[in-house]
A computed fold for a 96-nucleotide RNA, annotated as c-di-GMP-I riboswitch aptamer.

RNA sequence: UAAUUGAUUCGGCAAACCACUCGAAAGGAUGGGACUGCAAAGCUAAAGGGACUAAAGGAUUACAAGGAUGUUUUCAUAUGUCAGCCAGUUGCAACU
Numbered sequence: 001u002a003a004u005u006g007a008u009u010c011g012g013c014a015a016a017c018c019a020c021u022c023g024a025a026a027g028g029a030u031g032g033g034a035c036u037g038c039a040a041a042g043c044u045a046a047a048g049g050g051a052c053u054a055a056a057g058g059a060u061u062a063c064a065a066g067g068a069u070g071u072u073u074u075c076a077u078a079u080g081u082c083a084g085c086c087a088g089u090u091g092c093a094a095c096u
Base pairs, nucleotide, nucleotide: 002096004094005093006092012038013037017032018031019030021028022027035084042089043088044087048086049085050082051081052080058075059074062071063070064069
């Protein structure tokens, strides 16, 4: 330095779900909770891939008005979100 195995396991984290809260949503914070869950379920979304959402702006449908415009349908789009999808990165022990 790299691979493998493991984790002081009487320890740590906490999916779904519930309450409350922030948010347009995705999703997040806090408390509860405990996956035939996790050895990096530590950190990084300010630069790789992938996934989710679509407020604003754009295009578009219908209606009202018949000028501006308002409401509405649909479409694509990240500047939003996810590291418990892959990834990157840091760290402990044993062994080779």

Its mean pLDDT, the model's own confidence on a scale to 100, is 77.